[in-house]
RNA sequence: GAUAACCUUCGGGGCAGGGUGCGGGUCAGAUGACCUAAUUCCCGAUCGGUGGUAAUCCCGAAAAAGGGAGAGCCCACGAGCGCCAUCCUGGGCGCAUGAACCGGUGAGAAGCCGGUGCCGGCGGUGACAGUCCGAAUGAGAGAAGGUCGGU
Repeated sequence: GAUAACCUUCGGGGCAGGGUGCGGGUCAGAUGACCUAAUUCCCGAUCGGUGGUAAUCCCGAAAAAGGGAGAGCCCACGAGCGCCAUCCUGGGCGCAUGAACCGGUGAGAAGCCGGUGCCGGCGGUGACAGUCCGAAUGAGAGAAGGUCGGU
């Protein structure tokens, strides 16, 4: 340096504030007042897994070698559901799988700068949920480290 097997650990964040008042309740008795009431509705707030790409930045006293960070909506992957198989573990097949434009700079922009947008599983719920509760002390793309063997 190349290559095969295995082990361990790690491996997701998030409604401040305001409005409405479904439903429930109290009082009154003519048709009203009051209490309660959504992290789900409306305004607004807020969050962004993994690998890749890279015209940006950082470390390297300068330069270089080298190292590190850098996209939710560009390319992929993961997460979901169903069926089959199964003593356990490891599986097989199928379905589904979100979202970006404009301007600037420039030789060049999908990644930079500025602006304005957009997206987000399933089940549950006092009412329609990316953010609450649950499946989940789960699974997982993968990350780091290690062990043994061979060349």
FMN riboswitch aptamer (RFN element) from a Chloroflexota bacterium, 151 nucleotides, folded computationally.
NCBI's taxonomy places the organism under Bacteria, Bacillati, Chloroflexota.
Its mean pLDDT, the model's own confidence on a scale to 100, is 77.